[in-house]
Predicted 3D model of a 1510-nucleotide RNA (small-subunit ribosomal RNA) from Diacarnus erythraeanus. Rfam family: Bacterial small subunit ribosomal RNA. Gene Ontology terms of the family: ribosome and structural constituent of ribosome. The source organism's lineage runs through Eukaryota, Opisthokonta, Porifera, Poecilosclerida and Diacarnus. Its mean pLDDT, the model's own confidence on a scale to 100, is 84.
RNA sequence: AGAGUUUGAUCCUGGCUCAGAACAAACGCUGGCGGUAGGUCUUAAACAUGCAAGUCGAACGGUGAAAAUCGCCCUUCGGGGUGAACACGAGUGGCGGACGGGUGAGUAACACGUAGGAAUCUUCCUUGAAGAGAGGGACAACUUGGGAAACCGGAGCUAAUACCUCAUAGUCCCCAGGGGUAAAGGGUGCUUUUGCACUCGCUUUGAGAUGAGCCUGCGGUCUAUCAGCUUGUUGGUGAGGUAAAAGCUCACCAAGGCUAUGACGGAUAGCCGGCCUGAGAGGGUGAUCGGCCACACUGGAACUGAGACACGGUCCAGACUCCUACGGGAGGCAGCAGUUAAGAAUCUUGCGCAAUGGGCGAAAGCCUGACGCAGCCAUACCGCGUGAGCGAUGAAGGCCCUCGGGUUGUAAAGCUCGUUAAGACGGGAAGAAUAUGCAUAGUCGAACAGGCUGUGCGAUGACGGUACCGUCCUACAGCCCCGGCUAAUUACGUGCCAGCAGCCGCGGUAAUACGUAUGGGGCAAGCGUUGUUCGGAUUUAUUGGGCGUAAAGGGCAUGUAGGCGGGCUAUUAAGUUGAAUGUUCAAUCUUCAGGCUCAACUUGGAGUUUACAUUCAAAACUGGUGGUCUUGAGUCCUGGAGAGGAGAGCGGAAUUCUCGGUGUAGCGGUGGAAUGCGUAGAUAUCGAGAGGAACACCGGUGGCGAAGGCGGCUCUCUGGCUGGGAACUGACGCUAAAGUGCGAAAGCGUGGGGAGCGAACAGGAUUAGAUACCCUGGUAGUCCACGCCGUAAACGUUGUAUACUAGAUGUUGGGAGUUUCAAUGCUCUUAGUGUCAAAGCUAACGUAUUAAGUAUACCGCCUGGGGAGUAUGCCCGCAAGGGUGAAACUCAAAGGAAUUGACGGGGGCUCGCACAAGCGGUGGAGCAUGUGGUUUAAUUCGACGGUACGCGAAGAACCUUACCCGGACUUGACAUUCACUGGAUAGGUGCAGAGAUGCACUCUCCUUUAUGGCCAGUGAACAGGUGUUGCAUGGUUGUCGUCAGCUCGUGUUGUGAGAUGUUGGGUUAAGUCCCGUAACGAGCGCAACCCCUACCUUUUGUUGCCAACAGGUCAAGCUGUGCACUCAAGAGGAACCGCCGGUGACAAAUCGGAGGAAGGUGGGGAUGACGUCAAAUCAGCAUGGCCCUUAUGUCCGGGGCUACACACGUGCUACAAUGGCUGGCACAAAGGGAUGUGAAGUCGCAAGGCGGAACAAACCUCAAAAAACCAGUCCAAGUUCAGAUUGCAGUCUGCAACUCGACUGCAUGAAGCAGGAAUCGCUAGUAAUCGUGAAUCAGCAAUGUCACGGUGAAUACGUUCCCGAGCCUUGUACACACCGCCCGUCACACCACCCGAGUUAGCGGCACUCAAAGCAGCCGUGCUAACCCGCAAGGGAGGCAAGCCGCUAAGGUGAAGUUGGCGAGGGGGGUGAAGUCGUAACAAGGUAGCCGUACCGGAAGGUGCGGCUG
Repeated sequence: AGAGUUUGAUCCUGGCUCAGAACAAACGCUGGCGGUAGGUCUUAAACAUGCAAGUCGAACGGUGAAAAUCGCCCUUCGGGGUGAACACGAGUGGCGGACGGGUGAGUAACACGUAGGAAUCUUCCUUGAAGAGAGGGACAACUUGGGAAACCGGAGCUAAUACCUCAUAGUCCCCAGGGGUAAAGGGUGCUUUUGCACUCGCUUUGAGAUGAGCCUGCGGUCUAUCAGCUUGUUGGUGAGGUAAAAGCUCACCAAGGCUAUGACGGAUAGCCGGCCUGAGAGGGUGAUCGGCCACACUGGAACUGAGACACGGUCCAGACUCCUACGGGAGGCAGCAGUUAAGAAUCUUGCGCAAUGGGCGAAAGCCUGACGCAGCCAUACCGCGUGAGCGAUGAAGGCCCUCGGGUUGUAAAGCUCGUUAAGACGGGAAGAAUAUGCAUAGUCGAACAGGCUGUGCGAUGACGGUACCGUCCUACAGCCCCGGCUAAUUACGUGCCAGCAGCCGCGGUAAUACGUAUGGGGCAAGCGUUGUUCGGAUUUAUUGGGCGUAAAGGGCAUGUAGGCGGGCUAUUAAGUUGAAUGUUCAAUCUUCAGGCUCAACUUGGAGUUUACAUUCAAAACUGGUGGUCUUGAGUCCUGGAGAGGAGAGCGGAAUUCUCGGUGUAGCGGUGGAAUGCGUAGAUAUCGAGAGGAACACCGGUGGCGAAGGCGGCUCUCUGGCUGGGAACUGACGCUAAAGUGCGAAAGCGUGGGGAGCGAACAGGAUUAGAUACCCUGGUAGUCCACGCCGUAAACGUUGUAUACUAGAUGUUGGGAGUUUCAAUGCUCUUAGUGUCAAAGCUAACGUAUUAAGUAUACCGCCUGGGGAGUAUGCCCGCAAGGGUGAAACUCAAAGGAAUUGACGGGGGCUCGCACAAGCGGUGGAGCAUGUGGUUUAAUUCGACGGUACGCGAAGAACCUUACCCGGACUUGACAUUCACUGGAUAGGUGCAGAGAUGCACUCUCCUUUAUGGCCAGUGAACAGGUGUUGCAUGGUUGUCGUCAGCUCGUGUUGUGAGAUGUUGGGUUAAGUCCCGUAACGAGCGCAACCCCUACCUUUUGUUGCCAACAGGUCAAGCUGUGCACUCAAGAGGAACCGCCGGUGACAAAUCGGAGGAAGGUGGGGAUGACGUCAAAUCAGCAUGGCCCUUAUGUCCGGGGCUACACACGUGCUACAAUGGCUGGCACAAAGGGAUGUGAAGUCGCAAGGCGGAACAAACCUCAAAAAACCAGUCCAAGUUCAGAUUGCAGUCUGCAACUCGACUGCAUGAAGCAGGAAUCGCUAGUAAUCGUGAAUCAGCAAUGUCACGGUGAAUACGUUCCCGAGCCUUGUACACACCGCCCGUCACACCACCCGAGUUAGCGGCACUCAAAGCAGCCGUGCUAACCCGCAAGGGAGGCAAGCCGCUAAGGUGAAGUUGGCGAGGGGGGUGAAGUCGUAACAAGGUAGCCGUACCGGAAGGUGCGGCUG
């Protein structure tokens, strides 16, 4: 510090996810040791048991009840009595139980933090001053009674440092006269009865210290779907009250107080130092340690006290639990342990007061679950160990393998060395001495008392069987991961299953992603997972984001609060800046040192603590105040333009209607029609009239207005803008929450109006349907007045204001200068409004003085998509609806701009037998052949739009053959090797059998003599497979397409994908060439080079040829000669827009012409770019994986591939006279031939037979070419057309023609009379037509295929249309690329939510009622020791109890509010591989789309009105 993920790819926006750190954690697997920390986060749930607050006998009466010492006496030897020392249960009294310890329920508050303040108290402690005199009366304990107990009652006795009175002092009050109010003794010693001294206490008072109470400023949560709250409320006066200020309380008076800087309400929460994270700013958090607060079963209350409204105190009420003798009682672990429940989850009912600290005490000491230690737990952090060195036969085993090897791996074994930690044995600290005890010295003192200071001695350890040291002795590794992010791979298993997954995503038979194993990577006594927080996330943006199109500018204005604000000057000091002081506890953190062997941990020093307060200083800037200025803003005077607004009046054109005239059969409407109107006279035309609405031309990216919006003319009223002048005011300004006003269309209310248009509706069409598009009608509405509504794609998708920053050009309205006789032109300037464009900006597109640039001020808005602008609440509205406006749930995207393709019922250019123009076919018939289907034991398999279907198959009777049935074989029909055995094998004959095969007989090897060759048998490796996967592959092929395209290097350009080149203007068959050009070149394709063919030359002439010469035949190159010609086969030439003319741009080229055998690639072939179709083929071959192995292999016989209701493709033959038949007669080319072609001759009607000359072929042969031509016949008919089918008889091939061959003869003589919709081929030696040959092959299904020649046309105006293709361009929501994408209803399943008659539970207030305990008051009823009066009786004061009254907890009742649960039913939403209906959107998406609104419709949606261009 970044990375993955939207796309075919790119840039951006934007979310999701990951890598880091942390934790009071939990879970899974595993687990050696030690140190230091931590340990119920859930249920402030309930608690058994033990302990956690006592102490003082030096305050007191007492008691020896438990334990225990001594003396004396008695004794039945058990013990008893008494005294002392000493101790003390229970009691009176004092101090302490307000600390320490726990918890976080409540609390949004002066609770906390921080900084201050004044009106207070403070036990114990320190220090100063003064004092402590004289008296008095009780009550516990004890005794007694009741009671189960708790406890209660009666009578009687007694002490005090308990209580009371008086005196005195000081403080205090005060009307200055007074008033009121203190005390206590104990111990020790000495004296002697009177005291003295010391000490601990006591009282009053001053001061301090400590602690506590109160008040104030500031700071730290969410919510406005909480907007108004408040009656002791705000203030005053008086009184009461408190330790103390105060409505703290009360009476009266006033009517205030708080709030948009968020009152009141709701939700949540203890606050802080700190802790975690982060570069920081921040964000999160508030365990352990420390400070504060609050609470102690729930609620209320006070008492005591210095301090409490009190965790281990009291009273009352409530809930719960326990005891009970049923009458009554007791209790409060949120102390330490521990238990139960809850929960994913959190420990021992331990030891000790040795240390530190606390309470009491004079002290010893006692108490102390505070604390110190130990126990449990890998919960965290830190440290250590599981050995070190050498060791290659690179062992064995495992795994992989191309079978060679590789890897695990120096790893192990082995050798040498070592012993930390654990264990055993032995030794063994520090923590502990300033307390305290004893002794002693000094000092104060009368003192040997006591205090203080010092010295010496001695005691005290829970931990602890400790740490540490020495000796001996041996042991210990797991977890996660290995597709990318992210370090690290192979094999097997599985087969969209099982499973994985943080995101992207893996898995459908070769999974580096699942499971296992091997290997590897990471961390390590731990490792992973889950959860949470921060980070990354600049993804809430102060640091540090945005708003034209990605989410986002309010529809527009006005204006309140608020924010911000021009120049100069003076002053002030609030902000600001500086300095000083105080505080910011400690711990933490940083740093420097020290101590535990190191570290964690811990000790000491320093720093930090960004903040607040006070004081001083400065005066630039901001603010305040005073003065002044004119440039911002405004006023005034005088001009200008304008659909700016409101009202009134007027006008002409047109539509419709009414009346009248003319006139006759149609009009209207559409793609085409129909509905409709018209003989009752329409439409058309002329005239007259009525009525409503809108204002042609001008008219213009022209004008005006804030926006919505505004258009005939005139008048009235009225707003704004702008030019010129420079007289006036003197910052009066900008922006703008809340508020207010305006605000298209549609819509609503009331009343008018209604010509045209026209939602709804009706009819007609279209259509599969057509609730639409089209047509004919037509109601609301559209218009006016008044009142609502308040929304639009209300858009420049761009808030308002101000300033600055190159230009060019158009236009509207002004002004100035200049020019012209004038019209006008030119220059400058200003206010608008457009276009282009520089810098800059922008993701790009684009924008660019009218900014989206550079800045400032203020407002509004955004934070992934969907759910949803929905639900709910509230506000507005007559309603429709509007404003404000969520969540659950769900997805990993949604989106913007641009790029390359593909596509379009987009456009342009161009080509092709693509159409058109023609010729001939197919589709109808019969047959042949292939396919589908069906059938079958099998009808083997493959090929399926074009690009399967006379295709693989250039030959299925057996074989082929892969299929079926049956019969056989199992190292095999075939290959290689090894081991062992044998000697032949092969051949022949016979028998059985359908055959394979089996049996028998016969025959019998070479040689180097062995581990030989060959063969056979047995066994083992292995063979074999037309079994599977063409979606694992090679190779080959088809197709687009012989279409003209496809790319690269360098350069340039763009952030980039990419672009450029390759586009453009011409031209071509062509990306062919030329020109232009940020491109310049190049490659694969095109063309050419190759072959055939057309012409010529030349060479060579046999088997070819025959002109001349000679011979010769019935005839014949038959023969000699010859090579001229033809021909053959070699070598050359020839054609290049080369020449001329026109056109073109002086080009490329093109048109015409000449010459030429051939003219514009002459004709034909071979040749197939980058790629597309997961195209075809595992059955041509090869091949990975998988599968079979007495069978899915091999052999054999028979059958099948030839089936047959039917459907399709490709062909043949026809339907006839351009013909059939009969006869005659002419002319090819190219091929084949030895298991062959086969002549002549001969036989047969023929197929063919016999025959065997010639020929390995320019020689012989197949071989006859046929159509044509000549002649005859048929005469329009199912025929002398056509030949299917069938019968009989034959021929040939072949082991074999039944299934299932071809051919021949005779006989038979079907359909068919030119083929519906539709569809195919062909542009010249072509179509059409006629025959010929070959491959395969024994024969043949051939009418097929591939070749060959003969005869030989018609037509092309042209590119509008159909199909296909190329280039450019445009749109796109497509990229599996239109066979794309995608919307809504309906049906099914699941999920969350809303409404819901109600029902249930809670919460907090309000009102009323009842009113415990307690407190204050009243009363003076009962009782009553201290003091007062009184001789006394008695009375008073005071106290206790009762009564009354006030406040009041819990309880009860009521009406509302609010929150949650359940809820019949209803509603929409989301999700879900293959449901239904349509096709709304994306292309002009087939009616352009969308926004608002209204109506309508199964649904997407349709239509009307207005608006937008996205």